[in-house]
């Protein structure tokens, strides 16, 4: 310098393919139960304007350019 992938709670990760009303779980956190008390074990509950900015739409995590930042291949 080209290519391809990839970025969404604190931490993994679905949800983009084919836009659509409240972004889904898992573990973790926090309050109650529960127990003498801890851990397991139940319920509840907070946490992510989806890397960034701009555009296209009646609506963008999603679709388009640009930028950044990780892998990886080519030269």
């Nucleotide at each position: 310098g080209g290519g391809u992938c990839u970025g969404u709670a604190g931490u993994c990760c679905a949800g983009c393919u084919c836009g659509g009303u409240u972004a889904a779980g898992a573990c973790g956190c926090u309050g109650c139960c529960c127990u003498c008390a801890c851990a397991c074990g139940g319920c509840a509950g907070a946490g992510a304007u989806c890397g960034c900015c701009g555009g296209u739409u009646c609506a963008a995590a999603u679709c388009c350019g640009g930028c950044c930042g990780g892998a990886c291949c080519c030269a």

Model confidence (mean pLDDT): 83 of 100. The RNA shown here (transfer RNA) has 75 nucleotides and comes from a Candidatus Aenigmatarchaeia archaeon. It matches the Rfam family "tRNA". It is annotated as a transfer RNA. The organism belongs to Candidatus Aenigmatarchaeia, within Archaea.